[in-house]
RNA sequence: CAGGCCGGUCGGGCGGUCGCUGUACAUUGCUUCGCAAUGUAUAGAGGAAAGUCCGCACUCCACAGGGCGCAACGCCGGGUAACACCCGGGGCGGGGGCCGGUCGGCGAUUGCAUCGCUGGCCGGUUACUUGCCGGAUCGGGCCACAGAAACAGACAGCCCAAGGUGUAAUCUGACUCACGUCAGAGAGCGCCCGGUGAUGGUGAAAAGGCGGUGUAAGAGACCACCGGCGGGCGCAGCAAUGCGCCCGGCCAGGCAACCCCCGUUGGGAGCAAGGCCAAACAGGGAUAACGAGGCGGCCCGCUUCACAAGUCCCGGGUAGGCCGCUAGAGCUGUGCGGCAACGUACAGCCCAGAUAGAUGAUCGCCGGGCGAAAGCGCUGCUUUCGCUUACAGAAUGCGGCUUAUAGACCGGCCUGGGCA
Numbered sequence: 001c002a003g004g005c006c007g008g009u010c011g012g013g014c015g016g017u018c019g020c021u022g023u024a025c026a027u028u029g030c031u032u033c034g035c036a037a038u039g040u041a042u043a044g045a046g047g048a049a050a051g052u053c054c055g056c057a058c059u060c061c062a063c064a065g066g067g068c069g070c071a072a073c074g075c076c077g078g079g080u081a082a083c084a085c086c087c088g089g090g091g092c093g094g095g096g097g098c099c100g101g102u103c104g105g106c107g108a109u110u111g112c113a114u115c116g117c118u119g120g121c122c123g124g125u126u127a128c129u130u131g132c133c134g135g136a137u138c139g140g141g142c143c144a145c146a147g148a149a150a151c152a153g154a155c156a157g158c159c160c161a162a163g164g165u166g167u168a169a170u171c172u173g174a175c176u177c178a179c180g181u182c183a184g185a186g187a188g189c190g191c192c193c194g195g196u197g198a199u200g201g202u203g204a205a206a207a208g209g210c211g212g213u214g215u216a217a218g219a220g221a222c223c224a225c226c227g228g229c230g231g232g233c234g235c236a237g238c239a240a241u242g243c244g245c246c247c248g249g250c251c252a253g254g255c256a257a258c259c260c261c262c263g264u265u266g267g268g269a270g271c272a273a274g275g276c277c278a279a280a281c282a283g284g285g286a287u288a289a290c291g292a293g294g295c296g297g298c299c300c301g302c303u304u305c306a307c308a309a310g311u312c313c314c315g316g317g318u319a320g321g322c323c324g325c326u327a328g329a330g331c332u333g334u335g336c337g338g339c340a341a342c343g344u345a346c347a348g349c350c351c352a353g354a355u356a357g358a359u360g361a362u363c364g365c366c367g368g369g370c371g372a373a374a375g376c377g378c379u380g381c382u383u384u385c386g387c388u389u390a391c392a393g394a395a396u397g398c399g400g401c402u403u404a405u406a407g408a409c410c411g412g413c414c415u416g417g418g419c420a
Stems, first nucleotide, its partner, number of pairs: 001416010012366007020044011046391001050402002053400005058270004070266005075089005090133006096126013134261002139259002141255003155200002157196003163192005170185006208226002211223003227251002229248008274323004283314005291305005330349008367389010
């Protein structure tokens, strides 16, 4: 310098003009608790504001206690308000790198050997990177295609040991003078039933591997070695687990993101939560009861206040307004503790709050990237021109995850090349 992988940061800047929302101040107006207009000053989206997938705060409702059911989670330790998140560690696997073996190809050499380049396969290793993580020996269920069979029901092949049966060399016995007849046994050769997972074929996966013993043929059926699993002991570790020794033929697969079993956790709804203030119009309903005055000595009675005018209720706790509502698990910096996630102390800072939803439009200059042309002192630099500058936008707040994202910068690791 080029390529690859991983992690982190940023994601345009300045100014002018016209607008929008909040706050503060001033002025003016009005129906002067306040609202509106104008002016000035100041603040005004994100790393994801997104998906709404997890976890919380907050609010209301429900709730004696317990259980069933349902859902989520699941190696170990730590972090956190909490988590399905994060950090560190462990196990198993994939990729990359490195090393070794083996089989080829090309080149150098007359040839062998050797050397260089390169490719396939196998094994080991890794201070790189990435995926997964309770239980498959309670039980049920499922395992595409192919295949006989997906866990046992034998397709081909092998074997006829046991049982049955056909045939039958031969042997024995009885009868016969003899030929022969009858009865019994019966090697061998077949068949039925059956044995066999050692061989072939199928498949992602077919009953641990390999060699022997054994057998009718075979088989962990038995034995040696190797591999796995389980148990015991010792050592290291907080633990998961690792290492070593011993024992047991235990070796009949996979899927639990299918049910299930074990353990842990979880009440429900959500800011349209919830609280406060609270109309107007239409329309509908109730109301001569009580009271006060006058006439009058007093009571009754008549009459006025009082022509359904007024008052109250429904409409409606509706419309609307205010709070909740943005000072917080806050941000920045430094120190300390910790491998880290993170915690803590101190100092400084205030950083949107709209409600049909403000944060915009436009112009100029400067940037970034790509391409073309020209010039020069040519791995580049300068000038000019053209194109491009993403994903996307708060709505109670916070911590995560996931997804989208033009481009720029920084750091780590690996490989190759150049120079010293």
This is a predicted structure of a 420-nucleotide RNA (Bacterial RNase P class A) from an Anaerolineales bacterium. The model forms 94% of the base pairs in the Rfam consensus. Taxonomically the source falls in Anaerolineales (Bacteria, Bacillati, Chloroflexota, Anaerolineae). The prediction has a mean pLDDT of 75.